[in-house]
RNA sequence: UACAUGGAGAGUUUGAUCCUGGCUCAGGAUUAACGUUGGCAGUGUGCCUAACACAUGCAAGUCGAGCGGUCCGCAAGGACGAGCGGCAGACGAGAGAGUAAUAACAAGGAACUUACCCCCGAGUGAAGGAUAGCCCACCGAAAGGUGGGGUAAUCCUGCAUAACAUCGAAAGAUCAAAGCCGUAAGGCGCUUGGGGAGAGGCCUUGUUCCUAUCAGCUAGUUGGUGAGGUAAUUGCUCACCAAGGCGAUGACGGGUAGCUGGACUGAGAGGUUGACCAGCCUCGAUGGGACUGAGACACGGCCCAUACUCCUACGGGAGGCAGCAGUUGGGAAUUUUGCACAAUGGGCGAAAGCCUGAUGCAGCAACACUGCGUGAAGGAUGAAGGUUUUCGGAUCGUAAACUUCUUUUAUCUGGGAAUAAUCAUGAAGGUACCAGAUGAAUAAGCACCGGCUAACUACGUGCCAGCAGCCGCGGUAAUACGUAGGGUGCAAACGUUAUCCGGAUUUAUUGGGCGUAAAGAGCUCGUAGGUGGUUUUGUAAGUUGGAUAUUAAAUACUCCGGCUCAACCGGAGAAAUGUAUCCAAAACUGCAUAACUUGAGGUAUGUAGGGGAGGAUGGAACUUACAGUGUAGCAGUGAAAUGCGUAGAUAUUGUAAGGAACGCCAAUGGUGAAGACAGUCCUCUGGACAUUACCUGACACUGAGGAGCGAAAGCGUGGGGAGCGAACGGGAUUAGAUACCCCGGUAGUCCACGCCGUAAACGAUGCAUACUAGGAAUUUGGAGAAUCGACCCUCUGAGUUUCGAAGCUAACGCGUUAAGUAUGCCGCCUGGGUAGUACGGCCGCAAGGCUAAAACUCAAAGGAAUUGACGGGGACCCGCACAAGCGGUGGAACAUGUGGUUUAAUUCGUCAGCAAGCGAAGAACCUUACCAGGGCUUGACAUCUCCGGAAUCCGCUGGAAACAGUGGAGUGCCUUCGGGAACCGGAUGACAGGUGCUGCACGGUCGUCGUCAGCUCGUGCUGUGAAGUGUCCCGUUAAGUCGGUCAACGAGCGCAACCCCUAUUGCAUGUUGCAUUCUCAUGCGAGACUGCCGGUGUUAAAUCGGAGGAAGGUGGGGAUGACGUCAGAUCAGCGUGGCUCUUACGUCCUGGGCUACACACGUGUUACAAUGGGUAAUAACAAAGGGUCGCUAAGCCGAGAGGUGGAGCUAAUCCCAUCAAACUUACCCCCAGUUCGGAUUGAGGGCUGAAACUCGCCCUCAUGAAGUCGGAAUCGCUAGUAACCGUAGGUCAGCCAUACUACGGUGAAUACGUUCUCGGGUCUUGUACACACCGCCCGUCAAGUCAGGAAAGCCGGUAACGCCCGAAGGGCCCAACAGGGCACCACGGUGGGAUCGGUGAUCAGGACUAAGUCGUAACAAGGUAUCCCUAUCGGAAGGUGGGGAUGGAUCACCUCCUUU
Repeated sequence: UACAUGGAGAGUUUGAUCCUGGCUCAGGAUUAACGUUGGCAGUGUGCCUAACACAUGCAAGUCGAGCGGUCCGCAAGGACGAGCGGCAGACGAGAGAGUAAUAACAAGGAACUUACCCCCGAGUGAAGGAUAGCCCACCGAAAGGUGGGGUAAUCCUGCAUAACAUCGAAAGAUCAAAGCCGUAAGGCGCUUGGGGAGAGGCCUUGUUCCUAUCAGCUAGUUGGUGAGGUAAUUGCUCACCAAGGCGAUGACGGGUAGCUGGACUGAGAGGUUGACCAGCCUCGAUGGGACUGAGACACGGCCCAUACUCCUACGGGAGGCAGCAGUUGGGAAUUUUGCACAAUGGGCGAAAGCCUGAUGCAGCAACACUGCGUGAAGGAUGAAGGUUUUCGGAUCGUAAACUUCUUUUAUCUGGGAAUAAUCAUGAAGGUACCAGAUGAAUAAGCACCGGCUAACUACGUGCCAGCAGCCGCGGUAAUACGUAGGGUGCAAACGUUAUCCGGAUUUAUUGGGCGUAAAGAGCUCGUAGGUGGUUUUGUAAGUUGGAUAUUAAAUACUCCGGCUCAACCGGAGAAAUGUAUCCAAAACUGCAUAACUUGAGGUAUGUAGGGGAGGAUGGAACUUACAGUGUAGCAGUGAAAUGCGUAGAUAUUGUAAGGAACGCCAAUGGUGAAGACAGUCCUCUGGACAUUACCUGACACUGAGGAGCGAAAGCGUGGGGAGCGAACGGGAUUAGAUACCCCGGUAGUCCACGCCGUAAACGAUGCAUACUAGGAAUUUGGAGAAUCGACCCUCUGAGUUUCGAAGCUAACGCGUUAAGUAUGCCGCCUGGGUAGUACGGCCGCAAGGCUAAAACUCAAAGGAAUUGACGGGGACCCGCACAAGCGGUGGAACAUGUGGUUUAAUUCGUCAGCAAGCGAAGAACCUUACCAGGGCUUGACAUCUCCGGAAUCCGCUGGAAACAGUGGAGUGCCUUCGGGAACCGGAUGACAGGUGCUGCACGGUCGUCGUCAGCUCGUGCUGUGAAGUGUCCCGUUAAGUCGGUCAACGAGCGCAACCCCUAUUGCAUGUUGCAUUCUCAUGCGAGACUGCCGGUGUUAAAUCGGAGGAAGGUGGGGAUGACGUCAGAUCAGCGUGGCUCUUACGUCCUGGGCUACACACGUGUUACAAUGGGUAAUAACAAAGGGUCGCUAAGCCGAGAGGUGGAGCUAAUCCCAUCAAACUUACCCCCAGUUCGGAUUGAGGGCUGAAACUCGCCCUCAUGAAGUCGGAAUCGCUAGUAACCGUAGGUCAGCCAUACUACGGUGAAUACGUUCUCGGGUCUUGUACACACCGCCCGUCAAGUCAGGAAAGCCGGUAACGCCCGAAGGGCCCAACAGGGCACCACGGUGGGAUCGGUGAUCAGGACUAAGUCGUAACAAGGUAUCCCUAUCGGAAGGUGGGGAUGGAUCACCUCCUUU
């Protein structure tokens, strides 16, 4: 000093929230690869794929001191090819195919072997023999071989010797050797025995991947005896005997895989992995086999078989890089045919030495780790240039230039190692290192910049091109694409891809869950297993402590040290969580033991009950049959029809038959494990509970497999069949209606026996035990008290229901019957879809059930709660919303607008409500935006610059005009005398101009819900939160108006009021009001506030009635429009961003068009007549407006429009304008296409205006159409309102105005009421909607793409089995040689199966894909509530039947609860 340091989250489901849950990201790592880029050095690493095939070279030789020889040499001596002989080629090097245990790892064991090495002992005597080389002959292409002759040894064989060796109980028997070198000493050998070291063989236990859609496997199999065999144990092998052995603690089978030290990651526990280095195993083209040897069944040995390659004279031969380099191939991908034995190590040798692709080095590669550098300091005109801009600037930026300095690195020159202990010898290497020289010189990229995630602008593009890890960007202003500028991050690298761990507590031992999110088996019994009450004693398996051994080295950790540092390397230490043995402890668990009674069970006495099985029996209802009475209908529905009935139905009476179900009692009631169970009686039978006393003595709990029970439907056989009733037939409904409704109706429903085995089989809640507040109700026991008895009351068990404290929960909710607090055991879950499907297996007669995936696809799917919106949900309220009324529209003609059509153009906008007598409060030209034609181009209009001219006015010519050409008149104002102001003309370019586009880029303005009563905030409180409360509730109001209550208290925008007009009145003033107190006008006031009275109401707010009053409950009108909704309308009123046109999309002019016309619609006018029309009277009665380019009087003319005239008036004076018209009175008309109606047309006039043809208005005469009150439908209006009547104004030369806006006159009817329609408000409820019901969404069909399944078959792989064949080989036999035989056996052949994979016409389903078809099944009561199981039917969603669930809305009733 280690020991002890260690834990971060984010994005994405929603309008928002909390939760569940998946997907994705940020980190680290790699034998990596790819893209862009690339200076240096050190240290490492480098075929993950084809254990595919390999050219060439090398990788295992050595010993002459074992031998015969050959050569050189005079000799001494030396050298040596091949051979005999010895040792070594079993190590070293490579690879991971096989192997899930003949392996590895950890710990042990006994029945073994061991060359070379070490130690100890004994010995090494004397003979013999063969054979290669060699020589001769021969065969063969070669490889190679044959025959003959002769020869040596450390070659071979006897003999001798012989123990502490071997055999044997012993006696005893048996067994060895080789020499060589040296002058010598001696050395090296050899034989034999014992011991050691190291090495190896064998055995045992434990551990070591996935799969049960592999559940049974096994005949040498398991054991024994005896033989054989081995170095040695053993079924290792054989004969015989026995029938065993293994297996849910997973045998057997299938798939995958070398194992470990370690490596990566992680806070750890774990997870993944087994490159390099090290240990073990296995393999050497594929399969088999043995030989030699101490050791092999042998990588660079042998034999055989097979495949492949090569040589060949075709007869026959040769070969094995998974050694080092290297080649082909495969692949995204992995290096030099290098140097040296100098070091380390290995083989041989006495040694020198030889060999060594082991090894040491070098080369290639940013492949990895580590270090260094690409310069340092100063330097603001903030240069140029780039980018941007609000045009001022900002930024790149002290960055550069420039000045001074340094030289790591690179380059050049010179010197120059250690590594050798050991004489010589250094591959690396002229390398490391050192010194010097020149000169900023040789050296920066990559990715990213929407969020996660550090970093933003411009241009281009326009759902295109493209991006994307997830969410998602892109449809004309893209911080998300591409480029640029700028910025951020890392840096000789940076990104991407792939893989592993992490985050992920997302498999949860640490550390999760199962009411509704995925998840409790339909229920019970019970086996194995797991768990287990109280006490005693013992033991020591678990447990705890200590010690010892082991846990190879390397790695990791700590300290120290060596390379300049670091990476790297060296040393020391600690550790190595494990395993084994020994010692100790005895609390707890286990085991053994002895007891106990509280768990459990039993006996006794009682109690309640639709518990179960069998049998018997009853009445009501129904249908049918028969008979009677009786007559025309019955039945059915929203309405109908089919159906039944004059052959007598329905109705009614009587009789008979039949089958099924059991009214009232009846209940949140009872029983049962669940399914389920109901008339009554009898028999048999299961369970529960209560009370007290006794008995047994832990006998208990749970329960994988297993067994039994198990609604409805369905199936089989046989009965039965009244009613109901899938299918089916018919009738309706409907666009259709394979449905809902109706008439019929078969299976079935019922019984017996046998199957099936599933349901929303639900409390969506496994079983058992204990503990933790209560209140209320109810069923059934017991006790007490009380009573004549019953009820009632108190206490105590067992059930059932409801509210609720603590606690829990995401919330909803649960709450002693837990979803609380704990324990034990079982079952189940791990994103959605595919799919509870396919395949396989088991079960079933079948239907089908149980078990149960994957490919592919999506970024969600989901739970609870919140706010809205919506509902063919509910409650309450309001509104000319309906109703009650009055009058219209829709039919006619005309006016006007719109659509459509047409056109050169019929300019544009506006389109449910909220467009259509709208913009347009005036289209003949103008307007005018449109069309045709003719002109202009700094422009019709603005500013600036320059030049000229005052301006201006009057002509002439051409022309449709614009315009073009030309003539004349005129000469102004100010002045410092330069010139200037206004105006006109010309020139130049900056610019003008655009009713061109985008109202989905905008401002402003407006419409609408709606003059509806709402919309919010602060603080507080509640809730994890979105949110809620307040704003709800009870009354009341026109009103969120007011009052009361209340976890709210206050406040704001709205309501109301304040403002204007009007109704009454006072005062003052008053011309233009004839006069005037009145009226009128103007101004200032008064008055009305539920103030007063009474009733009701909570002693309230308020409401009803009354009084008074001109007016009474906001008196009547108007202005006033909350937060917001509709991407509502408007770029053509105006303004304006962006885009766009610029001799035109600008501008001027003439003419035309906006006025068209088979048609459709909207808004109006006039009518259809007698409540009317006409004529006449008569000076019947208004209000409010307008007027000087104006209104225009009197008078006169005209039949009239109008003309003339010109008084008056800048208006309470004059004029428009008179008698306003309806009204009233009188007369005519007499119900008709008219004395209604006035369209249309003809003729003649008037007015405005340059101009009246297209295309104005008015007058007169004539003409006299449709129309006789309007289908479905629909509009307005509640009082001075509707209706009717006229008057005025704006725009305007005139007017298409019947429009619009105002004004007055006459002047009603009706409202029971809120069931219904429409719209709105509040509360509540459901929701799968949130673009908010014009929502969402299901299935078939059609098209395309993809993956998987089935399929007649076809093809291939794998492992077994039966049979045939049987190489080499060793074994056995023929005594031996030679030769042969027998059994075994690789490969091969064949057969039937198993299993896996590929392919396959076709078939069925699935997934996905902006705008296909048919319907509308689900979400609201989704318009027939939905869903589950089952059967059946149908284009499809789906319908129907049977049983079940509530995860159904609404209403009523019952019960219960809470509060008083």
The prediction has a mean pLDDT of 84. Small-subunit ribosomal RNA from a Patescibacteria group bacterium, 1460 nucleotides, folded computationally. The RNAcentral record of the sequence draws on ENA and SILVA. The source organism's lineage runs through Bacteria and Bacteria candidate phyla.